This is a predicted structure of a 1483-nucleotide RNA (small-subunit ribosomal RNA) from Rhizomicrobium electricum.

């Protein structure tokens, strides 16, 4: 000194805010796959078949035990070497692996009835005999492996005496009982014993998976005795007794697993792992067994079985790599058939040594982990090249190149270690050190839409393909692929497994449960837990000391060693435990003694649908019987089915029989909950207030367990009036298996047993305490007086409100606040409260209660919208009153359609369709056919010519193409330059080709609705609200009041324009009152007057009155030319609709380029079975026809209006004049007025059609207007529907004008004549404000259900059927050891011998692995069919739910039905709207 500790993001929604899962950022690895790979340390390497294995090694030594064989040397004795046998040690150690095992296996701390070769103290000993095996010779069997027989032979092999201090049995006498030599010497053995060391058995207490869809289990099983066995307690064994043992504190049974030090993640606490290294266990081809030894039931030993492989001469044999290397195999995937005993360590040795695949070292693999490199400096023409571009640059990028340097690593050449104290070096000529040349030998891989650091171009086009999560990708893709660029990491990189975190998403530290998932339907109680006040003891929990262990290594820390680091070494902290002592008593616990406030207990009152039996009353329905009395009743939206003339409803009396109790009756009672309602009796249970008598903690809660437990349902029996699932009829509809009707069965009622479930809901467990209040109301008490009030105090019911608590909504003394203490429950959505199993149940059925497989969300609450077959206020020609059309009829014009070679294109509810188009015969025209052109019809630039324009001719349908002919413009000193035009090359022209979903601009619409919105403040956790709602008021978010809000803004209003009065200023070309003049305002005059165009006045609720709130403002009146915005225009907030428009313009981006471009000629946009939109002229007499001829207004003219004149019957033709316009002209205004027609297909209508013309115009066929003459269709006011107008409007009735050579029924604009109606806002429709509900937000043209069909998926059940475990009985019984027997054999010791003691083999026995029989449990595999579930693309039926979803829903049960679903009964509200009671709050 050992310490420094804790991060979030993405994703449900239009936005919040919560819950809650998915998923990602990190670390880690015995990894493994893909790209790529330059050294060097230091580590690691079969995780899967404990699969099988060829080959070589891995465990030997000792000659100082012993005999003897062989070789050498010697003559020989004998020396030396070697080698098998006998002996001895050691082969139980070191290596390997992780099958078994849920177990005293493993950890830790303990214990006592044990052994312990080898070592170490000690102590005493080491003495006499004696038979034998082996090698080894013979003989002999076998193919082999091995072996038989027989003969010799040693020893530290083996037996016997003796001796014994001590040692061992025995009470206790007395018994038992050892030894070995080798050698010259030193000296090393050998036997007893006692102790120590190590090491090794045994017991014990704590610890160490999971599963209850495993709940009972156990006969050697639990003790006890006696005896065997073992090194040793012991049911470890065996006999006999007794009837014990374990368990919900989880026995038993099942699956799983070697266990610990430690490893990996985490701020910890805790999850997770148990490779390397280290410590125990377990195993060694699979079972079984013992044998030897100190020590095993033995990896590299035996013996049986088994199953596999190998030799065989077919008779018999041999084997066990989970030692090191290696082979196959299996698999995603894991190494050399290497060196050496030099170092450390074993084993044997007296030792030299010999063995050691331990080990030390090398060798392969980027398997990790550290370290180090691929060059530094310079260097801007910022080179080239690549990629972008706004075409100017950018960028890559000092980066290259050059220039100057270095030389780490590699490389090459020389020296050269320590690991070894005397010798001995596998590694190794290696580490390292010194020289030498040379930038020289050395970079990849991945990502670049958000998390997430990092962006552009090209190609694709919902394709090909990415994704971890959200999600990219249907032609401008930072998201796919490639490129340039960037950002990351670096000899690596990224992917993919898995574990930890992050996840407070199992919550000890650290979470919940009204509505998100969650309180058992309700009690009552055993276990359990938890427990008032004093005061004693104990110390058992707690605390605090000291003492043992808490193995080395590891983590940390301070230190030192390889250049550094990984990596190693020393020393320290730690090791959060477990055991033991000594202590302390304050709390829990025990234990003694008290005590009354916790519970009960008596005494006195009280209230009440509490419950169980019995007994009764009245009303009403329904029936029956009479009685009056008839044609209808009865039921609906509206009807029928249905009852009735055989007498019904109606009425009256009078009887049955059943089942419920109107008013009282109340957010009122009572009960644990279910639940309970007329009214007496009888029995019975709880509370509630007084008192404060008694006991004296008796108390709370409760897993299992027991009771009760609505309706509907079952059973057996009754009873049946009502009502009514099912059924049946009639309706309704497209259907109606429903809503409605009319019947009507179970049941509904009652006894008795069952069955146990509801939205059993305060969606709120139960008990105690403690924390503001105000207001009702039910029982009781007390107090005061004015006796019906006030005030108090217990025990309930409620409403409202502060803290305080919640995601919010809301709770708030009756908590969801703030605390104790016990139980029940939850951990994403669906699958599914579903399958199997298991218990209940007579069924239905109920409790307990999952998987696979799928989705990234399911959800709660509140905000904003839009919506509603929701409320409520209000406005609009919205309805309603009224005028007048449209739909019918010809006809015009547009459209779909159809058809064409083409009938070009676009616009499609409102808001496409007389729309683009204010005007297609050619052009125009985009469309076709066809015939030419290609630098082009059109722009700009280069060269080269020189004109050019005219004009003639051929050819053509033109456009063109050939020929011919005529003629030079401008500037300039001059060289050239311009203009135009012809050739020529190329860059580029062109494109009405696409995309309005890439766009700008313009425009529709809602809508001229009254409304969108900011900023500061406030309240809200947050979207958000408030402001802007409210009272009133208006055309209006118009104004006024109030008001946590004060103010702005863009809209509305005014401000501009025109009409509508006056004033005043000017009078031409316009005007004429007066005065003169004329056919004429014609001319003089004049500017009053009309006009005409400048300026300006004027109208504000300004004034009176009534209303209202002393506002605002309505209402009437007065004056005014005009009255309450005076008519009309013009002006169109914030946005909505991917509206419309690339075919006005403009433009990205894509296409074409002898064509999608250009030119022309002809056709075509004008086609016609029909079908629709807007017109327009009729259908007539409010008219038609003739005549007569009055009165506007806008506007328009020079390539033009055109007067007049003449001619035509007319369009119209010739002629001529006037005017660039208050001047000349279009120009006649039309309806009016007056005569005629007399109700008919007409003197209506006016379509077709025919001749004749006429204008325009290169040209009137196709395909233009006009005119005359002739023809004279349909049509007689129009079904469903459906359109437009509220006053100078509507209807009517002419005129102009824009485009244009012609061409209106169209469009745009003038004026003329001029109506009717509006009670009113119920309803239809569209709008605006509140406000409510919502499962909608692509917003109701939403959203979403459920059957059927198809396709995949994974699952249940299935007649069986294969296979695993495991069990019960019973059969079989190898080796084997144990117990018998032992007549067959036997050296040692006894005996003189016989023979005997002991022994062996042999038999017998139980015991037993393997195996069979047969039965049972239990998992797992397939399975013909068959259930249901989830997943799919734009099938199918219908509309259940979500608004009051059009029958409000929903839970429970029953029964029905194609489906969703309907209907009963009993229950919530998580029902919306209206009305009425209370209650409360605020004024």
């Nucleotide at each position: 000194a050992a310490c420094u500790u804790g991060a979030g993001a993405g994703u449900u929604u239009g936005a919040u805010c919560c819950u809650g899962g998915c998923u990602c950022a990190g670390a880690a690895c015995g990894a493994a796959c893909g790209c790529u790979g330059g050294c060097g340390g230091c580590a690691g390497g079969c995780c899967u078949c404990a699969a099988a294995c060829a080959u070589g090694c891995a465990a030997g030594u000792c000659g100082a035990g012993g005999g003897g064989g062989c070789g050498u040397a010697g003559c020989a004795a004998u020396a030396c070497g070697u080698c098998a046998c006998c002996g001895g040690c050691g082969g139980a150690c070191g290596g390997g692996u992780g099958c078994g095992u849920a177990a005293c296996a493993c950890g830790u701390g303990g214990g006592a009835a044990u052994g312990u070769a080898c070592c170490u103290a000690g102590u005493g000993g080491u003495u006499c005999g004696g038979a034998a095996c082996a090698a080894c010779g013979c003989u002999u069997g076998g193919a082999a492996a091995c072996g038989a027989g027989u003969g010799c032979u040693a020893a530290u092999a083996c037996c016997g005496g003796a001796u014994g201090u001590g040692c061992c049995c025995g009470a206790a006498a007395g018994g038992g009982g050892a030894a070995a030599g080798a050698u010259u010497u030193a000296u090393c053995g050998c036997c007893a014993c006692u102790a120590g060391a190590u090491c090794a058995g045994c017991c014990c207490g704590c610890g160490c998976a999971g599963g209850a869809u495993u709940a009972g289990c156990u006969a050697g099983u639990u003790g006890g005795u006696a005896g065997g066995g073992u090194a040793a307690u012991g049911g470890c064994c065996u006999a006999c007794c007794a009837a014990g043992g374990c368990u919900c504190c989880g026995a038993u049974c099942c699956u799983u697993a070697g266990c610990u030090g430690u490893u990996c993640u985490g701020a910890g606490a805790g999850g997770a792992a148990g490779a390397u290294c280290a410590g125990c266990c377990a195993c060694a081809c699979u079972g079984g067994g013992a044998c030897u030894g100190a020590g095993a039931c033995a990896c590299g030993g035996c013996c049986c079985a088994g199953a596999c492989u190998c030799c065989u001469a077919c008779g018999g044999g041999a084997g066990g790599c989970a030692g090191c290397a290696g082979u196959u195999g299996g698999g995603a995937a894991u190494c050399u058939u290497g060196g050496a005993c030099a170092a450390u360590g074993g084993g044997c040795g007296a030792a030299a040594g010999c063995c050691u695949g331990a080990u030390c070292c090398a060798g392969c693999c980027a398997u990790g982990c550290c370290g180090c490199g691929u060059g530094a400096g310079u260097g801007a023409u910022g080179a080239a090249g690549g990629c972008c571009u706004u075409a100017g640059g950018g960028u890559u990028g000092u980066a290259a190149a050059g220039c100057u340097c270095u030389u780490u690593u590699a490389c090459c050449c020389g020296g050269g270690a320590a690991g070894a104290u005397a010798a001995u070096g596998a590694c190794g000529g290696u580490a390292c050190c010194g020289g030498g040349a040379g930038a020289a030998u050395a970079a990849g891989c991945u990502c670049c839409g958000g998390c997430u650091a990092a962006c552009u171009u090209c190609g694709u086009g919902c394709c090909a393909g990415c994704a971890g999560c959200c999600g990219c990708g249907g032609u401008a893709a930072u998201a796919c692929g490639a490129a340039g660029g960037g950002g990351g990491c670096u000899a690596g990189c990224g992917u993919u497994g898995u574990u930890c975190g992050g996840a407070a998403u199992u919550a000890c530290u650290g979470g919940g449960c009204g509505u998100a998932a969650a309180g058992c339907g309700u009690g009552c109680g055993c276990a359990g837990g938890c427990g008032g006040c004093c005061u004693u003891u104990c110390a058992a929990g707690u605390c605090a000391g000291g003492g043992g262990u808490g193995a080395a290594a590891g983590c940390c820390c301070a230190g030192a060693g390889c250049u550094c680091a990984a990596c190693u070494c020393u020393g320290g902290a730690a090791u959060u435990g477990c055991c033991u002592u000594u202590g302390a008593a304050a709390c829990u616990g025990u234990u003694u003694g008290g005590c009354u406030u916790g519970a009960g207990u008596g005494c006195g009152g009280g209230a009440g649908a509490g419950g169980u039996g019995a007994g009764u009353g009245g009303a009403a329905u329904u029936c029956c019987c009479a009685g009056u009395g008839u044609a209808g009743a009865g039921g609906u939206g509206a009807a029928a089915u249905u009852c009735g003339u055989a007498g019904a409803u109606a009425u009256u009396g009078g009887g049955a029989a059943g089942a419920a109790c109107a008013c009282c009756g109340g957010u009122g009672g009572c009960g644990a909950a279910g639940g309970c309602g007329g009214c007496u009796c009888a029995c019975u249970g709880g509370c509630c207030c007084g008192u404060u008598u008694c006991u004296g903690a008796c108390g709370c809660u409760c897993a299992u367990g027991c009771a009760c437990g609505a309706u509907a349902g079952c059973g057996u029996g009754g009873g049946g009036a009502u009502c009514a699932a099912a059924c049946a009829g009639g309706a309704u509809u497209a259907g109606a298996u429903a809503c409605c009707c009319u019947g009507g069965u179970a049941g509904u009622c009652c006894a008795c047993g069952c069955u146990g479930u509801a939205a059993a809901c305060u969606a709120u467990g139960g008990a105690c305490g403690c924390u503001a209040g105000c207001c009702g109301u039910u029982g009781g008490g007390u107090a005061g007086c004015u006796u019906g009030c006030u005030a108090u105090u217990c025990a309930g019911u409620g409403g409202c409100g502060c803290a305080g608590c919640u995601a919010a909504c809301g709770c708030a003394u009756u908590a969801a606040g703030c605390g104790u203490c016990c139980c029940g429950c939850c951990u994403g959505g669906g699958g599914a409260g579903u399958a199997c199993g298991g218990c209940c149940g007579c069924a239905a059925g109920g409790u307990u209660g999952a998987a696979a497989c799928u989705c990234a969300a399911a959800g709660g609450a509140a905000u904003u919208g839009a919506c509603g077959g929701g409320g409520g206020c209000c406005c609009g020609c919205a309805c309603a009153a009224g005028c007048g059309g449209u739909g019918g009829a010809g006809c015009a014009u547009g459209u779909g359609g159809u058809u064409u070679a083409a009938u070009u294109c676009g616009a499609c509810g409102c808001a496409a369709c007389g729309c683009g188009c204010a005007g297609a015969a050619c052009c125009u025209u985009a469309c076709c056919a066809g015939g030419g052109u290609u630098u082009g019809a059109c722009a700009u630039c280069c060269u080269g010519u020189g004109c050019u324009c005219g004009c003639u001719g051929g050819u053509g349908a033109a456009a063109g193409c050939c020929a011919g002919u005529u003629u030079u413009c401008c500037c300039g000193c001059a060289a050239g330059g311009g203009a135009c035009g012809c050739a020529g090359a190329g860059a580029c022209a062109g494109g009405u080709g696409c995309u309005g979903c890439a766009u700008g601009g313009c425009u529709g619409u809602c809508g001229u609705c009254a409304g969108c919105u900011c900023g500061u403040g406030u309240c809200g956790u947050g979207a958000g609200a408030u402001g802007u709602u409210g009272g009133g008021u208006u055309a209006a978010g118009u104004c006024c009041c109030g008001c946590a809000a004060c103010g702005a803004g863009c809209g509305c209003a005014a401000c501009c324009c025109u009409c509508g009065c006056c004033u005043u200023u000017a009078g031409u070309u316009g005007c004429c009152a007066u005065c003169a003049u004329u056919a004429a305002g014609u001319u003089g005059g004049g500017c009053a007057c009309u006009c005409u165009a400048g300026a300006g006045g004027g109208a504000c609720c300004g004034c009176c009155g009534g209303c209202g709130g002393c506002a605002a403002g309505c209402c009437g009146g007065a004056g005014g030319a005009a009255g309450g915005u005076g008519g009309g225009g013009a002006u169109g907030a914030c946005g909505u609709c991917a509206a419309g428009u690339c075919c006005u313009c403009a433009u990205g981006g894509c296409c074409c380029u002898u064509a999608c471009a250009c030119c022309c000629u002809g056709g075509g946009c004008u086609a016609c079975a029909c079908a629709c939109g807007u017109g327009c002229u009729a259908c007539a007499a409010u008219g038609g026809c003739g005549g007569u001829g009055a009165c506007a207004a806008u506007g328009g003219g020079c390539a033009g209006c055109u007067a007049c004149u003449u001619c035509g019957c007319g369009a119209g033709a010739a002629g001529a004049u006037g005017c660039u316009a208050a001047u000349c002209c279009c120009a006649a205004a039309a309806a009016a007025c007056c005569g005629u027609c007399c109700c008919a297909g007409u003197u209506c209508a006016g379509a077709u059609u025919g001749u004749a013309c006429u204008c325009u115009g290169c040209a009137a066929c196709u395909c233009g207007g006009g005119u005359a003459c002739a023809u004279g269709a349909a049509g007689g006011u129009g079904g469903a529907a459906u359109c437009g107008c509220u006053a100078g409007u509507a209807a009517u009735c002419g005129c102009a004008g824009a485009a244009c050579a012609g061409c209106a029924g169209g469009c745009u604009g003038c004026g003329g004549u001029g109506a009717a109606u509006a009670c009113g806002u119920u309803c239809c429709c569209g709008g605006g404000c509140c406000u409510u509900g919502u499962a909608c937000a692509c917003a109701c043209c939403g959203c979403c259900c459920g059957u059927c069909a198809c396709g995949g998926c994974a699952u249940g059940g299935g007649a069986g059927u294969u296979g695993g475990u495991u069990u019960u009985a019973c059969c079989c019984g190898a080796a084997g050891a144990c117990g018998g027997u032992g007549c067959g054999c036997u050296a040692a010791c006894c005996g003189c011998a016989a023979g005997g003691a002991g022994g062996c083999a042999g038999c017998c026995g139980g015991c037993c692995a393997c195996g069979g029989u047969a039965g049972g449990a239990u998992c797992a595999g397939c399975g013909a069919c068959u259930g249901g579930g989830c997943c799919g693309a734009a099938g199918u039926c219908g509309u259940a739910a979500c608004a009051a979803g059009g029958u409000a829903g929903c839970c429970g049960u029953a029964g029905g039905g194609g489906a969703a679903c309907c209907u009963g009964c009993g229950g919530c509200u998580g029902g919306a709207u209206c009305a009425c009671c209370u209650c409360c709050u605020u004024u």

NCBI's taxonomy places the organism under Bacteria, Pseudomonadati, Pseudomonadota, Micropepsaceae, Rhizomicrobium. The coordinates come from a structure-prediction model, not an experiment, and the mean pLDDT is 85.